The prediction has a mean pLDDT of 87. This is a predicted structure of a 350-nucleotide part of an RNA (small-subunit ribosomal RNA, central domain) from Trichopus zeylanicus subsp. travancoricus. It matches the Rfam family "Bacterial small subunit ribosomal RNA". Its family is annotated with ribosome and structural constituent of ribosome in the Gene Ontology. The RNAcentral record of the full RNA draws on SILVA.
Context: one part of a larger RNA
Parts: sequence; C1' cells; structure tokens
RNA sequence: UUGGGCAUAAAGCAUCUGUAAGUGGCUUUUCAAGUCCACAGUCAAAUCCCAGGGCUCAACCCUGGACAGGUGAUGGAAACUACCAAGCUGGAGUAUGGUAGGGGCAGAGGGAAUUUCCGGUGGAAUGGUGAAAUGUGUAGAGAUCGGAAAGAACACCAAUGGUGAAAGCACUCUGCUGGGUCGACACUAACACUGAGAGACAAAAGCUAGGGGAGAAAAUGGGAUUAGAUACCCCAGUAGUCCUAGCUGUAAAUGAUGGAUACUAAGCUCUGUGCGUAUCGACCCGUGUAGUGCUGUAGCUAACAUGUUAAGUAUCCCACUUGGGGAGUACAUUCGAAAGAAUGAAGCUC
Repeated sequence: UUGGGCAUAAAGCAUCUGUAAGUGGCUUUUCAAGUCCACAGUCAAAUCCCAGGGCUCAACCCUGGACAGGUGAUGGAAACUACCAAGCUGGAGUAUGGUAGGGGCAGAGGGAAUUUCCGGUGGAAUGGUGAAAUGUGUAGAGAUCGGAAAGAACACCAAUGGUGAAAGCACUCUGCUGGGUCGACACUAACACUGAGAGACAAAAGCUAGGGGAGAAAAUGGGAUUAGAUACCCCAGUAGUCCUAGCUGUAAAUGAUGGAUACUAAGCUCUGUGCGUAUCGACCCGUGUAGUGCUGUAGCUAACAUGUUAAGUAUCCCACUUGGGGAGUACAUUCGAAAGAAUGAAGCUC
C1' cells in the first nucleotide's frame, strides 16, 4: 500500500473559519478528453502457458500457437463523467415581518454574608475535636447593639430548562453587537459539502509587568494521631485565586461517538415558533417546523448497549490506527522569556 477498522478493545484533531484539492441538484445543446466498439501495426530471441515431436524415460532440446495486457494510428457511438452554451428552483444565500435566549463586549447600580476597624453594654472564658492540644482572651476576648471600610461571589427563581463552534455563560439596569429559529413568499440562480497546509478561539494551573488582597487556600510552621505520619483531623499561613496588558496552548478539552446530505415503526415529556379548532379570553385538543430528553420496533453490535439527536441503510470529504513494554522517552527541528508544547524513533525485552 491492499484489505479491515476508529463509543467502551489500537484509533475522531479541543473547537471553528477557510486556501489548494477531492466530491457535487434538475432540463436541453456542443464537443469527443475520459469511456466503449471495429480494424490494421508494434511490444527481439530465450523464459512462462498450450499442442505436437526428438534423445530408451525424465530433466533437457526442437517446431508451432496463443490468452491477457501496454502503446500509438485510423474510422465510428454519445448513455455517463469532464468541457461549451442556454435555462430551471427543490440545495445554498439575500431581502422582509415576527420571536426566544445566563451568546459576546463595555458602563452604572444593589442587597445578604464574611473579615477588619471605631464606639457602647458586659465581665471570663472562647475556639476546636472522636477526644484533645497548639491558638485567642482581664492590655477586656467570645456574646450583643450602633457606625465605617474592603474584597470576592451573586441565595431563592432553577429545571431532565436556555444559549454558544467549543472552552464557556446566571444579582439588576443601560448602550453597542454576533448568531439561531419561525412565517409569508420577493430576489440571485448551484453560488454547495468536506477541507491537507494555514489562521482564529481555547478551562484550570503556570509565567512577565503593574495594581488589588475579604474569604478560603498549594508551600511552610505548630498541635494531635501513629511504631513512624514529610498524610488524613485541628490552629495559623504565603504564592496563586481577583483586575489591567501580554505569554503559554494543554485537560477524562467526553457524547471517550469528525462533518455534510438523504431514507428507515411507534409512544411519552420539555423549550422556541406557526396553523386549525375552541372560547369573552387564557387554557385544552389536533397538526407543522427547529431544538432538547426518555422508552422502544426493525436493523446493527463481541457484549453492554444504540436505535429519526443511530452505533441502522447509502454517498462524499477529512483526521487517525496496525501486539504489550521501552515511550509520548532519546535525538533533531519548529514554537516559547521560562516552565514546557508540537512533530516523534530505535536497540532491547515479553
């Protein structure tokens, strides 16, 4: 490479945009590149295959014949693919009228709680645990009342719910802004799908510079426990956690399931929206569409399970896999200030 695969056995890039490239709706026309047919050449001999013959047989040798395939010439066919030209509207998009939403960015405001500080009352404990102790407290703690400040997070609503490409997103209000979906049906007319490279975004931790620092808290100190206890428990406590500007580019980044399109039993929830029915109106009932869940038939599956949100039936494109360990290591290259990241072996061994 072929073939087989990729939820859980090795294997789907964390996610998206998009270049080359691959693939691609319906109708008619042109052309003959691909495709198909016919015909005559050519592809040395030997070898292989088939038939016949010669050495006593065989190996071996001799004679004859191909099949298949390649290549270029000539003459045709025109269904399919490509090309040319013209059209169509179902895919896709634009415009238009609604609509739901923790989608994003910025600004402003809010209350509860916590801690600290100030003042009043008060006078001996408090805190913590399985039990204690370290700790705090007569220099007045803890408790309680009043006031002030700070930082971080937003109870209830809240859901099996919403939204976003993913990471993620929730106190309230305002401004700017992206996307979705539904309905009528006006316009463009295949403008589409995937996407090697490339680019963008990307939790937490970590890093650089400057701020900020309430709570909780790696490291660290102390008290316990224990044979020991570099832990679990307790008392303290720094980095970091927060903000601004950058860097890093990784996660069990998970649905462990790449994207797109079409088709294939039913039943029951929820969310957005449209229609019909009904009504004074909201519900209710029926039905369409876009999502989000549960049960489940056929099918599929090694089983578990999955099952119109497929892991079913098909087509297109991309990524990846090929026994375990060594090893996501060594070397090298690229990126990074660093930490490291990406690409990524072999000897050896079972």